[in-house]
Molecule: transfer RNA
Organism: Nanobdellota archaeon
RNA sequence: GGCGCCCUAGCUUAACCUGGUAGAGUGUCAGUCUCAUGAGCUGAUGGUUCCGAGUUCAAAUCUCGGGGGCGCCA
Numbered sequence: 001g002g003c004g005c006c007c008u009a010g011c012u013u014a015a016c017c018u019g020g021u022a023g024a025g026u027g028u029c030a031g032u033c034u035c036a037u038g039a040g041c042u043g044a045u046g047g048u049u050c051c052g053a054g055u056u057c058a059a060a061u062c063u064c065g066g067g068g069g070c071g072c073c074a
Base pairs, nucleotide, nucleotide: 001073002072003071004070005069006068007067010026011025012024013023020057027045028044029043030042031041032040050066051065052064053063054062
């Protein structure tokens, strides 16, 4: 330098192909239970979907540009 893939909650990730309410697990906090801690149970807490632009009634999703990470080729 060329090509491919990835970036969503504190963390691991689903939803993307086929545009239509952003979800789950875990964590954290509170309660319950216990002599106490842990485990279990209940509730709460969670997101400018990496950034910008475009298309569209509507973008995490499609298109373009940029940033970061990984891999392959040279």